[in-house]
RNA sequence: AAAAGGCAAACCCGGUGAAAGCCGGGGGCGCAAAGCUAUGGGUCUAAAGCCAUCUCGCCGGUGGUUAUGAUUGCCAGGCUGCCGAA
Repeated sequence: AAAAGGCAAACCCGGUGAAAGCCGGGGGCGCAAAGCUAUGGGUCUAAAGCCAUCUCGCCGGUGGUUAUGAUUGCCAGGCUGCCGAA
C1' cells in the first nucleotide's frame, strides 16, 4: 500500500446547566492521533462580583466590565499510542 478496527460535525430526541456548553440515544460532516492534558495564545459565555444609570433610598430593571465557567473537532506546547505488504 491494502485490509480490519476506531472516533463522530451539523441536525433530531431526552437529561443537565444562569449561559456558553456538557452527558446519553439516533445521525455522519469529517478525522491517522478527532487518544489524554486548559500549560500559552485565541474564541464563546457572564450566574455571582464590581462600576454606571433609573429610584429619596431599598428591591428591581437596563448598560458596561470581569472566568472562577467552556472549548484539545481553533492554533501551539506536553504525555501516550493501533494495523502495516513490497

Background
Predicted 3D model of an 86-nucleotide RNA (c-di-GMP-I riboswitch aptamer) from a soil metagenome. Its mean pLDDT, the model's own confidence on a scale to 100, is 88. The RNAcentral record of the sequence draws on MGnify.